[in-house]
RNA sequence: ACCCGAUAAUAGCAAACCCACAGUAAUGUGGGGACGCAAAGCCGUGCGUCCGGUCUUCACUAAAGUGAGGGAAGGAUAGGCAGGUUACCGAA
Numbered sequence: 001a002c003c004c005g006a007u008a009a010u011a012g013c014a015a016a017c018c019c020a021c022a023g024u025a026a027u028g029u030g031g032g033g034a035c036g037c038a039a040a041g042c043c044g045u046g047c048g049u050c051c052g053g054u055c056u057u058c059a060c061u062a063a064a065g066u067g068a069g070g071g072a073a074g075g076a077u078a079g080g081c082a083g084g085u086u087a088c089c090g091a092a
Base pairs, nucleotide, nucleotide: 004090005089012037013036017032018031019030020029021028022027035079041085042084043083045082046081047080048077049076050075051074056069057068058067059066060065
């Protein structure tokens, strides 16, 4: 130094749920709150999962429009996994 990692020390993050805001939605941000986390820090590159207003197909309707299916464009997820990158501590 790398790997690795604790009934150690110091610091940190924050699931569900509640409130506010943004978004069609998945979900995100802020506040409260802690199930957990040794990268639960950062990056949507790959796989997976989820959403999908608009678009498209079908049905209904006089029309405006409404309902349902698909999931191409596009989007979300780093607390699904892999990969990249940076970092605190030091028992075995």
c-di-GMP-I riboswitch aptamer, 92 nucleotides, folded computationally. The model forms 81% of the base pairs in the Rfam consensus. It was read from a public genome assembly, where an Rfam model found it. Rfam family: c-di-GMP-I riboswitch aptamer. About the family: GEMM was predicted in a large-scale screen for bacterial structured RNA regulatory elements.